[in-house]
RNA sequence: UCGCGUGCUCUGGGGUCGGUGUAAUUCCGAGCCGGCGGUGACUGGGUUGACGCCCAGAAGUCCGCGACCCGGUCACAGCCAGUGACCGGUUGACCAGGUGAGAGUCCUGGACCGACGGUCAAAGUCCGGAUGGGAAGCGCACGCAG
Numbered sequence: 001u002c003g004c005g006u007g008c009u010c011u012g013g014g015g016u017c018g019g020u021g022u023a024a025u026u027c028c029g030a031g032c033c034g035g036c037g038g039u040g041a042c043u044g045g046g047u048u049g050a051c052g053c054c055c056a057g058a059a060g061u062c063c064g065c066g067a068c069c070c071g072g073u074c075a076c077a078g079c080c081a082g083u084g085a086c087c088g089g090u091u092g093a094c095c096a097g098g099u100g101a102g103a104g105u106c107c108u109g110g111a112c113c114g115a116c117g118g119u120c121a122a123a124g125u126c127c128g129g130a131u132g133g134g135a136a137g138c139g140c141a142c143g144c145a146g
Stems, first nucleotide, its partner, number of pairs: 003144006010137001016030004032124001033114002035065004042057006060112002069089008094110005116128003
């Protein structure tokens, strides 16, 4: 330095104003929010005579991951319900123009999306499960091998 394994840690933001109404932070109008990893023709910095190289940042709608939900197997349980482990499934949304050799990422413009349960009335934002669970992954520690 690279690879593998184990353990630990971390792991989401946002309802403001007005309108209608018996009733809405749920509808309507305008506004508000954007997790993690990867990619990245962009941006900033460092370095060099230059080419270049290095560092940091950069996508809600590209590629993956996530909870929720569904199914199966096994365990606990007399049965059901339930809980846990493992395996599998499901899981939102982008166009146009510009520049250019090249745009899914840059620039301009316009659009679109957001689990489940609850609620005097339909929720990305309120309340709840949840002081919960949690993968990919960053970091730290330890071990193994070269």
The prediction has a mean pLDDT of 78. The RNA shown here (FMN riboswitch aptamer (RFN element)) has 146 nucleotides and comes from Nocardioides sp.